[in-house]
RNA sequence: UGAGCCGGUCGGAUGGCCGCGGUUCGACGCAAGUCGAUCUGAGGAAAGUCGGGGCUUCACAGGACAAAGUGCUGGCGCGAGCCAGGUCGGGGAAACCUGACGACGGGUGCAACAGAGAGAGACCGCCGAUGGAUGGCGCCGCAAGGCGACGUCACAGGUAAGGGUGAAACGGUGCGGUAAGAGCGCACCAGCACGCGGAGCGAUCCGCGUGGCUCGGUGCCCCCACUUGAAGCAAGACCAUGCAGAGGGCAUGGGCGGUCCGUCCGCACUCCAGCAAUGGGGUGCACCCCUCGGGUAGGUCGCAUAGAGGGAUGGUCAUCGGUUGCGAUCACUCGCAACUACAGAACCCCGCUUACAGACCGACUCACCGU
Numbered sequence: 001u002g003a004g005c006c007g008g009u010c011g012g013a014u015g016g017c018c019g020c021g022g023u024u025c026g027a028c029g030c031a032a033g034u035c036g037a038u039c040u041g042a043g044g045a046a047a048g049u050c051g052g053g054g055c056u057u058c059a060c061a062g063g064a065c066a067a068a069g070u071g072c073u074g075g076c077g078c079g080a081g082c083c084a085g086g087u088c089g090g091g092g093a094a095a096c097c098u099g100a101c102g103a104c105g106g107g108u109g110c111a112a113c114a115g116a117g118a119g120a121g122a123c124c125g126c127c128g129a130u131g132g133a134u135g136g137c138g139c140c141g142c143a144a145g146g147c148g149a150c151g152u153c154a155c156a157g158g159u160a161a162g163g164g165u166g167a168a169a170c171g172g173u174g175c176g177g178u179a180a181g182a183g184c185g186c187a188c189c190a191g192c193a194c195g196c197g198g199a200g201c202g203a204u205c206c207g208c209g210u211g212g213c214u215c216g217g218u219g220c221c222c223c224c225a226c227u228u229g230a231a232g233c234a235a236g237a238c239c240a241u242g243c244a245g246a247g248g249g250c251a252u253g254g255g256c257g258g259u260c261c262g263u264c265c266g267c268a269c270u271c272c273a274g275c276a277a278u279g280g281g282g283u284g285c286a287c288c289c290c291u292c293g294g295g296u297a298g299g300u301c302g303c304a305u306a307g308a309g310g311g312a313u314g315g316u317c318a319u320c321g322g323u324u325g326c327g328a329u330c331a332c333u334c335g336c337a338a339c340u341a342c343a344g345a346a347c348c349c350c351g352c353u354u355a356c357a358g359a360c361c362g363a364c365u366c367a368c369c370g371u
Base pairs, nucleotide, nucleotide: 001367002366003365004364006362007361008360009359010358012320013319014318015317016316017315018314020041021040022039024037025036026035027034028033043342047353048352050351051350052349053348054347055232056231057230058229062261063260064259065258067228068227069226070225071224072085073084074083075082076081086101087100088099089098090097091096102223106222107221109218110217123163124162125159126158127157130156131155132153133152134151135150137148138147139146140145171189172188173187174186175185176184190214191213192211193210194209195208196207197206198205199204236301237300238299239298245292246291247290248289249288253265254264255263266285267284268283269282270281271280272279273278321340322339323338324337325336326335327334328333
C1' cells in the first nucleotide's frame, strides 16, 4: 500500500417561503372554535409479530393432570436471551464463519429399494485337510478284495479374508498360522472397560498400566430433569344516549381455565319435624346460564420530554457535504452530469430475525514494497 475478516460510530447539513400535529401564553367568542406568538414533532432497525416482561381484568391469586417450552459446561439475567468455553463435524491459505449437543447395559419405532444379510447372514467366489465319488500307478493276495501315495470332481462340509448390493455390512495396516480363512495368535494404531497420576469450578483434556473386550446408526414417541394460571390496550375504567322484552334452566346449576379435585354461592313468604338451635320441602324474586327478538355504536380516560386517531412530523428554492463517471491541470486543484441507502412512532420496555447507497475509527490475517 492492497485484499480479507471481526467490532463500533454516523447515516446528510444550513437558510428562505408556503403548509400540518401538539404544549404554553394572549385576543375574540355563550360555546364549538378562530387568529397571533413561542417552543417542539419518527428509528437503528420504528419492520417481521418470532419470544419475554411491565401493566389490565378474572380467580378461593389453591392442588393435580393435560398442554407448551428448555436440554454439553460455567457465568449473568425475572425471562427471552447474552457472554465465555468443551466435544464431534463442515467451509477457508489464514484471521474467521458455521451445524449439532439429556438418556438406551430403560421402552417402542425407523432405515424404502437393492442385497445372502441392516444387528444379521452366504449371492459370486476360495478350500475340500476330514468324510464321499472317481482315474490310472505301486505293493499284498489264487481270486474277491485290501493297503499306500498321487491326480481329478466339488457331493457332504468349512469360510466371511477377496468381490458384489447399499447411505451404512460387527475395528484398521502388516506378519504368522491354516486345507482355505478368521483377533485364531502377534506388533503397531483406533475404540471400549478397569485401575493410577496430572490440569481445570466444570463440560473435558493429557499421560501410564492391564485386558483380544471390539456387541452399530437415527432421536419420532414414551421416559428423565427443570420452568410455566388464563386472556389481552380491539386489555380495561368512567360518563351519556337508547330500547322491548319473551321462553326455558337454576345446587344434577353457576363462579379462574382444557379436565378433575378442592372451595364459595343472596332475599322474601310458607309447610313439616323439633322445647330450642336447627334440618327438610314448596313458591316467588334476584344473581348466573341457554334460545329467540329489539335498541345503541357517542364521549372522556387508559396515553407519555412526538402523542396522532383514517391517523401530523411535509412541499419547494438555493448553497454545501458524500459517491460514481467524464474532462482540464506538471501538481495543487477546478468544471460538468447523474445519484444520495433501508425506511415511518400508535400502551411501555427488553430480546431475536430481516433490510440498508455511503463515510469514519479500531483489532486481527495474508500478500507486496521500503527502512